[in-house]
Context: one part of a larger RNA
RNA sequence: CUCUCUUUAAGGAACUCGGCAAAAUAGCCCCGUAACUUCGGGAGAAGGGGUACCUUCAAAGGUUGCAGUGACCAGACCCAGGCGACUGUUUACCAAAAACAUAAGUCUCCGCAAAGUCGUAAGACAAAGUAUGGGGGCUGACGCCUGCCCAGUGCCGGAAGGUAAAGGAAAUUAGUUAUUUUUUUAAAGAAGCUAAUAACUGAAGCCCCGGUGAACGGCGGCCGUAACUCUGACGGUCCUAAGGUAGCGAAAUUCCUUGUCGCGUAAGUUGUGACCCGCACGAAAGGCGUAACGAUCUGGGUACUGUCUCAAAGAGAGACUCG
Numbered sequence: 001c002u003c004u005c006u007u008u009a010a011g012g013a014a015c016u017c018g019g020c021a022a023a024a025u026a027g028c029c030c031c032g033u034a035a036c037u038u039c040g041g042g043a044g045a046a047g048g049g050g051u052a053c054c055u056u057c058a059a060a061g062g063u064u065g066c067a068g069u070g071a072c073c074a075g076a077c078c079c080a081g082g083c084g085a086c087u088g089u090u091u092a093c094c095a096a097a098a099a100c101a102u103a104a105g106u107c108u109c110c111g112c113a114a115a116g117u118c119g120u121a122a123g124a125c126a127a128a129g130u131a132u133g134g135g136g137g138c139u140g141a142c143g144c145c146u147g148c149c150c151a152g153u154g155c156c157g158g159a160a161g162g163u164a165a166a167g168g169a170a171a172u173u174a175g176u177u178a179u180u181u182u183u184u185u186a187a188a189g190a191a192g193c194u195a196a197u198a199a200c201u202g203a204a205g206c207c208c209c210g211g212u213g214a215a216c217g218g219c220g221g222c223c224g225u226a227a228c229u230c231u232g233a234c235g236g237u238c239c240u241a242a243g244g245u246a247g248c249g250a251a252a253u254u255c256c257u258u259g260u261c262g263c264g265u266a267a268g269u270u271g272u273g274a275c276c277c278g279c280a281c282g283a284a285a286g287g288c289g290u291a292a293c294g295a296u297c298u299g300g301g302u303a304c305u306g307u308c309u310c311a312a313a314g315a316g317a318g319a320c321u322c323g
Stems, first nucleotide, its partner, number of pairs: 001318008010309002014307001019304001027051005036041001038141001052063004064068001076302007083294002088100002104139007116125003142289004147219003152216002154212005161207003167201002171197006179188003220238005247281001248278001259275005
């Protein structure tokens, strides 16, 4: 010097990104216990007192130490906020969370030889189930709610018209030739067959018509205006399918920004309460609240301490020397 421990004057977070680590609390009995609340909780809230031994039914008294849960064992607590309701699950071996799941809500498909999935198939699962069931999507307890837009895309429904394949096919054209004509050559040429063209017919689909947002998604600009000023309930105009409603808001979202004001501190880029000019919140990619819960995140406080001011001493194991 390193590691694992023990103790420490005075101070007590001044340390530090941050009380990280350590210290502190601790069992049992009694008293007492707030806001809030889904009335169950919160709660072991918080905060106090007692604790050994002897006599004793009890009451009451006595003994003793600095100290009586005398060792070991054995909650620190409070206030405020974000997120997620909760218990649960997860990156085996750097992430345990605000991520996933969840009960619950909603949309959609499926009438059973079901939809859906696997398989070329047979077949299997679904299910030895039958819509209070099964599959898929989204949201995610509970409370209050969930606005406008169907122009685009998707889905559902419709079938008048347009378009539209294979197939069918009237007709036409061409080849072939039984036959006919002809002096030979040659010409014409029915039926059938073959080839080509093809009117017409021909489903879904697409165009078209309508519906549908807890489907994919979207939810404006400029100018003027009120008895000082400011602001603009109001008006005009352009565009759009419609121009963001309620609620929330410098937010896990705010660039400018350490916005401005209040609180908290002697001093606060953090925190909290407001404001609203929302670069770029917003209503099941849910909005806003919310008791309880959390090895969650953020800020503050009490207690406590070698975290620190500022270091010291000790024990053990290394290091070092000899073997």
Model confidence (mean pLDDT): 87 of 100. Predicted 3D model of a 323-nucleotide part of an RNA (large-subunit ribosomal RNA, domain IV). A source record names the gene rnl.